Molecule: small-subunit ribosomal RNA
Organism: metagenome
């Protein structure tokens, strides 16, 4: 620091996803040790049990027992003034828990309190005198199940009460000083008034009382009282900060303020009475939702974002709600009272309880520990102290929950062991890894030693203080004694032993790490993209590897990456995004000069910013985590001092912004009234006759009752041709005949005036096309709806004929548009060029034009710059400033709900669930278009002949079959197959073989081979005869080679599968003219350029031009055949001359002239002439020439496309098979047959058929052959046989043609199918299933529907001939020649193709993409009669406990009066009143759940109907 993912590719926009860090976690797999931390995030759910707050006998009263001693047996002493009970004091408001509530002065921060309180503690000061009456415990009695209570009687105090004294404080009245925020405060002082106490313990010389004890007294100490101050803690007030929601916009009656009173420690509507009518709110009141706040924590470069466990500060709460009491402090977690819910006890009458203390239980949950030890330490309460209490705390236990550390060994060790995996079979890898050898000893185990944490207290002595005192008490020092839960723990030795200690995830890309096997869109994976349909690095397993490591992964959550909410740091023409336009309020911003103030701003001082944490430096645990000390930081707030530029305030000026006045001009700017002509419809009248109208074509419609057409007149409504112009005006919507009136705004020009008066503009208000709505008019034309006619598969459309709302006017609504420049407003700045509109200036002129120039408006083109690109470019989308509006992935959705507006239609505002990994912009290359341009092709057209109809042949489909082997489908179908009777043959049935029919190795044996026999359908099996070679080595014996047989086993074999694993070969587009590259240039890039353009060509052929210049594969040419000539050669070819010769014949001599043969050459190049053309390429015409513009034909097939074809030619990966899917044999099948299609043949006849006669080819084949001739046969053919390995012999008669003759238009003398009989040939064999011959038979068929094929010249058509395959079989195929046409105006149309251009939502590329209804499944959601909860407002009712007030006829010790009785003061119970919780009733609001039915939405490989959109998408 980035990466993946939209596309064929590109750039951009934009979302989604990943890599990082973190966690109080959970889950899965695994798990050795230790240290330090952490551990109910859920049900503030309910809780059994134990413990968590007591203590003081040195405040006080009462006061046991067990046990023991003594005993006179009555008792008594010790235990013991102990335990216990109670009064009293202090504590229980701390400590500990939790986060429900709370959006608040709750918290944070900084101030204030002159508006306050503060127990215990510290300091100072003054005191502590004198009396009185009760009461609990206790005892007795009574009630009750219990809890508990009542009555009577006794008693003490540091309990309670009276009195004395009392400075100060308080209050009232005065005096005078200081400070001050002017409200008040502080200090001094005079008079008056009222207000206090308690004792306990220790010690003691003198003196006093007392019999003594003891007391007074003295002293010490602890308590106590009044006062002052401090410290600590607390209360209250204020500034600032502190979540979401406006689909919550208005809220408020104690409300806001005042006066007075009450209340409080204290201010205050805190409360009350009266008075006033205020207070809060867009800078968000009120309401709703959510939430304890902070130091901090996590993340981040930071700014920020998220969070608020542990630790620390504050707050709130203690079953739920209410209330007060006590107290220094509470409205009180382990107190009280009441109400409620719940649980428990009960004798049914009543009672008891509150773990959000520590453990623990149930429950909830993905999930969170022991009913442990100890007060040894720290801290707290009480106490004089010892001490007691302390689930605070210190420790231990459980949990890998986190962080940190350690270990699971170390070194050497190559036969690179075995084994696994892979393999191209050579090897590679796990791998120095193991084994083996040599070492070490952490952890763990055993054993021994053994801490720090402990300081105190207490006690002895010494010194000091207090004191009359050496006592008591107290301080310091020294000695002694005692105290450890953890724990026999940390730590340190010793012993043995490599011995006990490694897993988890991942390995397609992102992202480090690859192979094999299995599986076969299955099983599964997946964070995103996406893998899996038989060769999966993506599933599962294995081997190997990578990464972390006592852990590793997964899930969840937070921040980051995300500049993806943008302050730092984004945008808005087309990607999401400028309000339709204006006026203008608040607000924000605001020209220039001077002075001043000092709010902002800047500098400094000082206070604060708790501790912990983070950071730095040291130090302590062996290190680290952890801990300690010190420092720094804490961007904040307050205080004081200073600065005066800038912003701001105030004051005074200026004129450049803005505005006003004067002048002439432009204008479809707005409003009102009037006027005009053309056109249309209608009416009347005339002329006139059969049609008109309408369309692609028609019909509906109108018309003989007179239309259309035409003429005249009239009437009605609406709109204003030409002028007219990217002309004008207006803010936008919008505005057009002419005239008049009223009225708005802008521009120009000369001066004068005001003096910042400005810009923008949330809300608000106004205007606002068309359609629509209301009321009333109007209505010619046009025209939704509707009707009819067409079109169509349908046609609720497009087209036609009609036609109503509406369109028009008036008034009132609506308030939206692609209201668009898809571009908010204002100001300033930043090259130009060229139009146009308005108003000016200058030169010149008589004047007008022209020319130069200024301002304003409106266009086009362009520089810089900007932009993703397209493009924008002084009319910015450039550079800046100010203000407003708006955006944040697509869909759901501009929808639902709510609110506001509207008569309605509807508008404005505006979500969520759910779902997808995209949606999108611009540009690029293709492809496509019922887009355009140019061009080509037997593409059409023009012609000729066919196919499609018949019969037959052949191939295919289908069907059938035991099998009808397989493949091929525009580019298959007389194709693979140049030839299925057996063989072929792959198929079927049956019979056999298993190292095999074939290859290599190979023990052993034998030559090979030939002949005949038996069984069998054959394969095969059995048995016999002949033969013993040849080559090499060796003297020989013998061995080896070659060949045959052959055990066991390696292996063979497969026309089995996959052509979608492949090679090779082939088809097709297409013999179409294209396809590319290098360098350069342009572009961010894909790409472009070149290759486009103008001409030209068969051609990307050539020329010219050009940011291109060159090049390659294609084209062409080079090659072959053919057409002319020359030359060379002359047999087997030829024969002109000469000679011979025949019935004839190059038959012979001879010759090589000609033909021919086959080698080599020549020839044609737009070379020449003319015209046209860009002085070009080239085209046209002509000459010459055998041939003329590629002469004709062939071979030759660019980059690529179709996963085209072929695994059955061959080759080959993988899979399958191995007594069979291999091999051999016999027979059958591939030849079937209701049908359908393709390709052919033969025909339908007279341009013909039959018969007879007569001509003329080329190219081929031939010894397992072609075969002349002769004989036989009607013939196929047979017999015999010359010649020929071929320019020699032969196949071999060419046929059409020509001549003659018959047939005369018929199912025929056409046609020949079919069938019968008889034959021939080939072959082992013609039954299934060959070809041919003869005789006989004589079918369909009379030129072929829709449709469709070939061909442009030696072509079509027609005629025959040959060859390959082959034993035989040709209507097929491949070749050969003979005869030999017609037509092409032309490129509109059909098909295919090329180039350029255009549009595109296509890229699997139009056989594309894609929309909506319906049907089915699932999901979330709106409405909904209702129903059930929750929260809450208001009204009424109710009224527990309790405070306060009132009353107090019942009751009362202290004080007062009184001898007493009694009275008084004061108080208590009771009762009443105010307030008030729960509860009840009623009525609203909000919210959640559910709901018959219903609405749309989303999603879902192969459903239905259509075809809306994307191309002019076929109606833009």
């Nucleotide at each position: 620091a980035g990466a993946g993912u939209u596309u064929g590719a590109u750039c951009c926009u934009g979302g989604c996803u990943c890599a990082g860090a973190g966690c109080g976690a959970a889950c899965g797999u695994u798990g050795g040790c230790g240290g330090c931390g952490c551990g109910c995030c859920u049900a503030a759910c309910a809780c059994a049990u134990g413990c968590a707050a007591g203590u003081c006998g040195a405040a006080c009263g009462c006061g046991a027992a067990a046990g023991g001693g003594u005993u006179u047996c009555g008792a008594u002493c010790c235990g013991a003034g102990u335990a216990g009970c109670g009064u009293g004091g202090c504590g229980c408001a701390c400590g500990g828990g939790u986060g429900a509530g709370u959006a608040a002065c709750a918290c944070g921060u900084g101030a204030g309190u002159a508006a306050u309180c503060u127990g215990c503690c510290u300091u100072c000061u003054a005191g502590c005198c004198u009396g009185g009456g009760a009461u609990a415990a206790c005892a007795u009695g009574c009630c009750g199940a219990a809890a508990g209570g009542c009555a009577u009687g006794c008693u003490a105090a540091u309990a309670c009460c009276g009195g004395a004294u009392g400075a100060g404080a308080c209050c009232a009245c005065g005096a005078a000083c200081c400070c001050c925020u002017c409200g008040g405060g502080g200090a001094u002082u005079g008079u008056g008034a009222g207000a206090a106490a308690a004792g306990g313990c220790g010690g003691g010389g003198a003196c006093c009382c007392g019999a003594a004890a003891g007391g007074g007294c003295c002293u010490g100490u602890c308590a106590c009282u009044g006062g002052a101050a401090g410290a600590u803690g607390a209360g209250c007030u204020c500034g600032c900060g502190u979540c979401c929601u406006a689909u919550c916009a208005g809220c408020u009656a104690g409300u806001u303020g005042g006066u007075g009173a009450g209340g409080u420690a204290a201010u205050g509507g805190c409360u009350c009475a009266c008075c006033a009518a205020g207070g809060c709110g867009a800078a968000g009141a009120c309401g709703g939702g959510u939430a304890g706040c902070u130091g901090g924590u996590c993340u981040g470069a930071g700014a920020g974002g998220a969070u608020g466990a542990u630790c620390a500060g504050c707050c709130a709460c203690a079953c739920u709600g209410g209330a007060a009491c006590u107290g220094a402090g509470a409205c009180a977690c382990g107190g009280u009272c009441c109400a409620g819910a719940c649980u428990c006890c009960u004798a049914c009458g009543g009672g008891a309880g509150g773990c959000a203390g520590c453990a623990g239980u149930g429950g909830g949950g993905a999930a969170u520990u022991u009913u442990g030890c100890g007060c040894a330490a720290u801290g707290g309460g009480c106490g004089a102290a010892a001490g007691c209490c302390u689930g605070a705390c210190g420790c231990a236990g459980c949990g890998a929950c986190g962080c940190c550390g350690c270990g699971u060994g170390u070194g050497c060790g190559a036969u690179g062991a075995a084994g696994g995996c892979c393999u191209u079979u050579g090897g590679g890898u796990c791998g120095u890894a193991a084994a083996g050898c040599a070492c070490u000893g952490u952890c763990g185990a055993g054993u021994g030693g053994a801490a720090c944490g402990a300081a105190a207290u207490c006690u002895u002595c010494a010194g000091g203080g207090c004191u009359a005192a050496u006592a008591c008490c107290u301080c310091u020092g020294a000695g002694g004694u005692u105290u450890g839960a953890c724990g026999g723990u940390a730590c340190c030795g010793c012993u043995a032993a490599a011995g006990g200690a490694a897993g988890c995830a991942c390995c397609g890309g992102c992202u480090a790490a690859c192979u094999c096997u299995g599986u076969g869109c299955c099983a599964g994976c997946a964070g995103c993209c996406g893998c899996g349909g038989u060769a999966a690095u993506a599933c599962a397993g294995a081997g190997g590897g990578u990464g972390c490591a006592a852990a590793c992964g997964u899930u969840g959550c937070u921040c980051g990456g995300a500049a993806u909410u943008a302050u730092u740091g984004g945008g808005c023409g087309u990607a999401a995004a400028g309000c339709g336009c204006g006026u203008g309020u608040a607000g924000g911003c605001u020209g220039u000069c001077u002075a001043u103030c000092a709010a902002g701003u800047c500098g400094g001082u000082u206070g604060u910013g708790a501790a912990a944490g983070c950071c730095c430096u040291u130090g302590g645990c062996u290190c680290a985590a952890c801990c300690a000390a010190g420092g720094a930081a804490g961007u904040g707030c307050g205080u004081c001092c200073g600065a005066g530029a800038c912003u701001g305030g105030u004051a005074g000026g200026c004129u450049a912004g803005a505005g006003u006045c004067c002048c002439g001009g432009a204008u479809a700017g707005g409003g009102u009234g009037g006027c005009g002509g053309a056109a249309u419809g209608c009416g009347c009248a005339g002329u006139g006759u059969a049609g008109a109208g309408g369309u692609g074509a028609a019909a509906u419609u109108c018309g003989u009752a007179g239309a259309u057409a035409u003429u005249g007149c009239g009437u009605a409504g609406a709109a204003c041709a030409c002028c007219a112009g990217u002309g004008g005006c207006g803010a936008a919507g919008g505005c057009a005949g002419c005239c008049a009136c009223c009225u708005g705004g802008g521009a120009g020009a000369c001066g004068a005036c005001u003096g910042a008066c400005g810009c923008u503009g949330a809300g608000a208000c106004g205007c606002g096309a068309a359609a629509g709505c209301g009321u009333g008019g109007g209505g010619a034309g046009c025209a939704a709806a509707c009707a009819g006619g067409a079109u169509u598969a349908g046609a609720u459309a497009c087209c036609c004929u009609g036609g109503u709302a509406g369109u028009c006017c008036a008034c009132g609504c609506c308030g939206u548009a692609a209201a668009c420049g898809a571009u908010g407003a204002a100001c300033a700045c930043u090259a130009g060029g060229u139009g146009u509109a308005g108003c000016g200036g200058g030169u010149a002129u008589u004047g007008a034009c022209c020319c130069c120039u200024g301002c304003u408006g409106u266009g086009c083109c362009g520089a810089c710059g900007c932009u993703a690109a397209c493009g924008c470019a002084u009319u910015a989308a450039g550079u800046g400033u100010u203000c407003c509006g708006c955006c944040u992935g697509g869909g759901g959705a501009g929808u639902a709900c709510g609110g506001c507006c509207g008569c309605a239609a509807g508008g404005c505002u505006a979500a969520a669930a759910c779902u997808c990994a995209a949606a999108g912009g611009a540009a690029u290359u293709g492809a496509c278009g019922g887009g355009g341009g140019c061009c080509c092709g037997c593409a059409c057209a023009a012609g000729c002949g066919g196919u499609g109809g018949a019969g037959u042949a052949u191939g295919u489909g289908g069907u059938u079959u035991a099998a009808u082997u397989c493949g091929a489908c525009c580019c298959a179908c007389g194709c693979g197959a140049a030839g299925a009777a057996c063989c072929u043959u792959a198929c079927c049935c049956g019979g056999a073989c298993u190292u095999g029919a074939c290859a290599u190795c190979g023990a052993a044996g034998g030559a090979a081979u030939u002949c005949a026999c038996u069984a069998g359908a054959a394969a095969u099996a059995g048995a016999g005869a002949a033969g013993u070679a040849c080559u090499c080595c060796g003297c020989a014996a013998g061995g080896a080679g070659a060949c045959c047989u052959g055990a066991a086993g390696a292996c063979a074999g497969g026309u089995g599968c996959u052509g979608c694993a492949u090679g090779g070969c082939u088809g097709u587009c297409g013999u179409c003219a294209g396809c590319u590259c290098g360098u350069g240039u342009c572009g961010u890039g894909a790409g472009a350029u070149g290759u486009u353009g103008g001409g030209u060509u068969a051609a990307g052929u050539c020329c010219c031009g050009c940011a291109a210049c060159g090049a390659g594969c294609g084209c062409a040419a080079c090659c072959c055949c053919u057409g002319u000539c020359g030359u060379u050669a002359g047999u087997u070819g030829c024969u002109a001359c000469c000679a011979g010769g025949u019935a004839a014949a190059g038959c012979u001599g001879a010759g090589c002239a000609c033909u021919c043969u086959a080698g080599c050459g020549a020839g044609a190049c737009u070379g020449c002439c003319g015209u046209c053309g860009u002085c070009a390429a080239g085209a046209c015409g002509g000459a010459g020439g055998a041939a003329g513009g590629u002469g004709g034909g062939g071979a030759u097939g660019a980059c690529g496309u179709c996963a085209a074809g072929u695994c059955c030619u061959c080759a080959u990966g993988g899979c399958c098979u191995u007594u069979a899917u291999g091999u051999c044999c016999g027979g059958g099948g591939c030849u079937a047959c209701a049908c359908a299609c393709g390709u052919a043949c033969u025909a339908c006849a007279a341009u013909g058929g039959g018969c007879g006669g007569u001509a003329c080819a080329g190219a081929g084949g031939g010894u397992c052959g072609c075969a002349a001739g002769c004989u036989c046969g009607c013939g196929a053919g047979a017999g015999u046989a010359a010649g020929c390995c071929a320019a020699u012999c032969u196949c071999a008669g060419a046929a059409a043609a020509c001549c003659g003759u018959c047939c005369u238009c018929a199912g025929u003398u056409c046609g020949g199918a079919u069938u019968g009989c008889a034959g021939u040939c080939u072959g082992c064999a013609a039954c299934u299933c060959g070809a041919c011959u003869g005789c006989a038979u004589g079918a369909a068929g009379g030129c072929g529907g829709a449709a469709u094929c070939g061909c442009u010249a030696g072509u079509a058509a027609u005629c025959g001939c040959g060859a390959a395959u082959c034993a035989g079989c040709a209507a097929g195929u491949c070749g050969c020649g003979g005869u030999g046409a017609a037509u092409a105006c032309g490129u509109u149309c059909c098909c295919g193709g090329g180039c350029c251009u255009u549009g595109u939502a296509c890229a699997c590329a139009c056989c594309g993409c894609c929309c909506g209804u319906c049907a089915c499944a699932c999901c979330a959601u709106g409405g909904g009669a209702a129903u059930g909860g929750a929260u809450u407002g208001c009204g009424c009712u109710a009224g527990a406990a309790g405070u306060a007030g009132g009353u107090c006829a019942g009751c009362c010790a202290a004080c007062c009066c009184g001898c007493a009785a009694g009275g008084g003061a004061g108080g208590c119970a009771g009762c009443c009143u105010c307030c008030u919780a729960a509860g009840g009733c009623g009525u609203g609001a909000u919210u959640c759940a559910c709901g018959a039915c219903u609405g749309g939405g989303g999603u879902g490989a192969a459903g239905u109907c259509g075809u809306a959109a994307c191309a002019a998408g076929g109606u833009a």